[in-house]
Context: one part of a larger RNA
RNA sequence: UGACGCUGAAGGAACUCGGCAAUUUACCUCCGUAACUUCGGAAUAAGGAGGCCUUCCGUUCGCGCAAGCGGGCGGGAGGGGCACAGACCAGGGGGUGGCAACUGUUUACCAAAAACACAGGGCUCUGCGAAAUCGCAAGAUGACGUAUAGGGUCUGACGCCUGCCCGGUGCCGGAAGGUUAAGAGGAGGAGUGCAAGCUCUGAAUUGAAGCCCCGGUAAACGGCGGCCGUAAAUAUAACGGUCCUAAGGUAGCGAAAUUCCUUGUCGGGUAAGUUCCGACCUGCACGAAUGGCGUAAUGACUUCCCCGCUGUCUCCAGCGUCAGCUCA
Numbered sequence: 001u002g003a004c005g006c007u008g009a010a011g012g013a014a015c016u017c018g019g020c021a022a023u024u025u026a027c028c029u030c031c032g033u034a035a036c037u038u039c040g041g042a043a044u045a046a047g048g049a050g051g052c053c054u055u056c057c058g059u060u061c062g063c064g065c066a067a068g069c070g071g072g073c074g075g076g077a078g079g080g081g082c083a084c085a086g087a088c089c090a091g092g093g094g095g096u097g098g099c100a101a102c103u104g105u106u107u108a109c110c111a112a113a114a115a116c117a118c119a120g121g122g123c124u125c126u127g128c129g130a131a132a133u134c135g136c137a138a139g140a141u142g143a144c145g146u147a148u149a150g151g152g153u154c155u156g157a158c159g160c161c162u163g164c165c166c167g168g169u170g171c172c173g174g175a176a177g178g179u180u181a182a183g184a185g186g187a188g189g190a191g192u193g194c195a196a197g198c199u200c201u202g203a204a205u206u207g208a209a210g211c212c213c214c215g216g217u218a219a220a221c222g223g224c225g226g227c228c229g230u231a232a233a234u235a236u237a238a239c240g241g242u243c244c245u246a247a248g249g250u251a252g253c254g255a256a257a258u259u260c261c262u263u264g265u266c267g268g269g270u271a272a273g274u275u276c277c278g279a280c281c282u283g284c285a286c287g288a289a290u291g292g293c294g295u296a297a298u299g300a301c302u303u304c305c306c307c308g309c310u311g312u313c314u315c316c317a318g319c320g321u322c323a324g325c326u327c328a
Stems, first nucleotide, its partner, number of pairs: 001323008010314002014312001019309001027051005036041001038157001052079012080084001092307004097302002099299002104116002120155007132141003158294004163224003168221002170217005177212003183206002188201005225243005252286001253283001264280005
C1' cells in the first nucleotide's frame, strides 16, 4: 500500500451519473391496515404490542381402574441480565410517473430488457392424393389430422375504440377489345434442273398465359396539403376565397422512450430543481392491429420524491487475517 472482514464521536446522502456498496428490517402470536381494483387482490400493506425464568389460580383435552402422567388456553404475583425470536437462519418501507398485461424466453463467455414469446384479435391460403415444406424421384412431414382442422402473416391480456384515401405497388375478379411466342397457314418470290421435282424464303389469316384495359380490396405495402382575407379595444378566427390532391390526420394523446428551437411557458415539490409530476399546444418530425388511449396485478426493468438507516460522504481512524515491502 492492497484484498477481505470488524468497529466508530458529531452529522446523516452533504457522496455519486445514480444511496453503487454497506447498514437498517427480518421469525411467531395478537392488534391494526389506505388509495385503487378485473372484487381475486393490493397485504407480511403501513403501523404497533408481546416473546426468558420462578410460583400460584382457573379452565380444557388425551391416556390410565386408580394414584397419577402428558399437553392446550386464560389470569395473578414475583425474579435476573447490556441483551430473552439472546447463536445460526431470517422482507427496509412508502408515494409518483414511463414501458411491458401477467408466469415465462434470450445474446453459453461484456446486454435479462421496454427485446422475444404469450393467451386473445384480425387478414389470407387450404375440400383432402389439402395448402405448405423436404426430395431428381419414389416417398415423407402436414396427419393416422379434415375448415371448432392445418399453413402463412400482422397485432399482442382486459376495457373504450380502430377514422379518410384504391391514384401508385401488390393481391383478387373480369366469356369483350388491343398487343403477343412457338405452332398452324400458305398468296407470292428465289436457287437448281430438259422436266418431274428438290432446296430455300415467305405476306394475309389463325394462335395462350402475360401486359394493356375494366372493376374490387388498406387488421394488403402504403399515404393522410398550401396560400390569402375576415368579428365594434387588442388578439384570435367559428366564417369566406383560392390552388393542388387518391385523400388531406377523425377519436384519443401531446415539449412525450417521439419537441430541433428548449433549461418552451405556467403551476407543484426544494433555501436553491437542465431531472421529476400536473397543465398549456407553437405536434422541427404523435395518431389509431408497423395499432391509439386507458388500465388492477406483476417486474433482479426504468424516472423522480419521502421516511427509516447507515463510514457513500464531511474526514478519516483503529483492530483482525492474508499479500506486498525491509531484514534474517